[in-house]
RNA sequence: AGCCGAUCAUGUGGUUGCCUCAUCUACUUAUUUGUAAAUGGGGAGGAAAGUCCGAACACCGCAGGACAGGAUGCCUCCUAACAGGAGGGGUCUCAAUAUUAUUUGAGAUACGGAAAGUGCAACAGAGAGUAGACUAUCCCAUUUUGGGGAUACAGGUGAAACGGUGGUUUAAAAGACCACCAGUCAUUGAUGAGAAUUGAUGAGCUAGGUAAACCCCAUCCGGUGCAAGACCGAGUAGAAGAGCAUGAGGUUGUCCGCCUCAUUAUGACUCUUGGGUAGGUUGCGUGAUCUCUUCCGUGAGGAAGUGACCAGAUGAAUAAUCACAAUUCCGAUAUUUCGGAAUACAGAAUUCGGCUUAUAGAUCGGCU
RNA sequence: GCGAGAUAGCUCAGGCGGUCAGAGCGUCGGAUUCAUAACCCGGAGGUCGAGAGUUCGAGUCUCUCUCUCGC
Numbered sequence: 001a002g003c004c005g006a007u008c009a010u011g012u013g014g015u016u017g018c019c020u021c022a023u024c025u026a027c028u029u030a031u032u033u034g035u036a037a038a039u040g041g042g043g044a045g046g047a048a049a050g051u052c053c054g055a056a057c058a059c060c061g062c063a064g065g066a067c068a069g070g071a072u073g074c075c076u077c078c079u080a081a082c083a084g085g086a087g088g089g090g091u092c093u094c095a096a097u098a099u100u101a102u103u104u105g106a107g108a109u110a111c112g113g114a115a116a117g118u119g120c121a122a123c124a125g126a127g128a129g130u131a132g133a134c135u136a137u138c139c140c141a142u143u144u145u146g147g148g149g150a151u152a153c154a155g156g157u158g159a160a161a162c163g164g165u166g167g168u169u170u171a172a173a174a175g176a177c178c179a180c181c182a183g184u185c186a187u188u189g190a191u192g193a194g195a196a197u198u199g200a201u202g203a204g205c206u207a208g209g210u211a212a213a214c215c216c217c218a219u220c221c222g223g224u225g226c227a228a229g230a231c232c233g234a235g236u237a238g239a240a241g242a243g244c245a246u247g248a249g250g251u252u253g254u255c256c257g258c259c260u261c262a263u264u265a266u267g268a269c270u271c272u273u274g275g276g277u278a279g280g281u282u283g284c285g286u287g288a289u290c291u292c293u294u295c296c297g298u299g300a301g302g303a304a305g306u307g308a309c310c311a312g313a314u315g316a317a318u319a320a321u322c323a324c325a326a327u328u329c330c331g332a333u334a335u336u337u338c339g340g341a342a343u344a345c346a347g348a349a350u351u352c353g354g355c356u357u358a359u360a361g362a363u364c365g366g367c368u
Numbered sequence: 369g370c371g372a373g374a375u376a377g378c379u380c381a382g383g384c385g386g387u388c389a390g391a392g393c394g395u396c397g398g399a400u401u402c403a404u405a406a407c408c409c410g411g412a413g414g415u416c417g418a419g420a421g422u423u424c425g426a427g428u429c430u431c432u433c434u435c436u437c438g439c
Base pairs, nucleotide, nucleotide: 001368002367003366004365005364006363007362008361010325011324012323013322014321015320016319018043019042020041021040022039023038025036026035027034045345049356050355052354053353054352055351056350057225058224059223060222069221070220071219072218073217074088075087076086077085078084089111090109091108092107093106094105095104096103112216113215117214118213119210120209134155135154136151137150138149139148140147163181164180165179166178167177168176182206184203185202186201187200188199189198190197191196229282230281231280232279239273240272241271242270243269244267245263246262247261248260249259250258251257289308290307292305293304294303295302296301326343327342328341329340330339331338332337369439370438371437372436373435374434377393378392379391380390386424395411396410397409398408417433418432419431420430421429
């Protein structure tokens, strides 16, 4: 100096304001309502963000099964749950030691299955998956050229070419066969809770890559989301039910009642009811909550005790300004002061647990 | 609380990964014409929004961001 991880994430005070809760007073109201003042309490985050996962809660489905679809994928544990986390195993990379094979340290790891099946592999190359004769080696026939056949040892191509070394066989060769080594599978012994590690015997001679290609196996998943949902509820329109007026004349002098006529009722009428809308209240913060201590556990985490109440807005509050202090940078001065600038990323909206991303500066730890 | 998309200056193709980066319009040069346009011929122009991973190989598959649009 750089990278990674953890913690904090400007402090104190004054003045002027905003949101919310409680108490009290005054006015108001039919009311447990509303308004105002005073006093007191509280008022963004580590990511409130992205909405990438997992849940709580609520409604739908009468709540059971199957298909489709999706997700996850070494083991054990943590957790309400998870694609999260902790510890461990395997593999790979780098560095050091040492020197050709281990050990140590650091880092990465979507790490089930490729001997269930299907597909794909450009260019180059003879041949890209029971493949393959270009240069080669050998045999046959042939005057020669040319032709027929055997062979995967060597060369060359490629990201990748069907185990390695040595021998036997052979016309020449080859796991065709043999010895040793490496690897795979099956059975099995030991260790371990398990992933796995380490031996023995046997088989076939090698089974290649790709599943963030289709797919197979195992496990899990019903859908929609606080614009969920619950309650109150205008106005207008529409629905259902109930009601019915005015004038003139007559009847008994007046009133009611009754009768007749006219207008009206096929209504811009009145009242009631219930559904729904606008709007309001609630859901909405005592919770998988936070502080501290002790114990258990390698750890993630768990248990017990103690104390605390800590935003709840909705055209959306959490601010503005001044002074002092702190940190960083720049300039002048000339080693100590002065002046100026900056103090990040970013702003709750139903709530939690994670992940990811952004982040000035300070402190601590680790690595280079 | 959800769903789509980003490829040349503009509008869009690109199948189950490969010598496959294309089309139309525009632009540049030429030819034609007295001159211009149209027609004709030829060319340039792209790290496929950014960064990682899987793979021998990524515009394409997976993940994380950025931006835009819609419900």

This is a predicted complex of two RNAs, RNase P RNA and transfer RNA, with 439 nucleotides together. The prediction has a mean pLDDT of 75.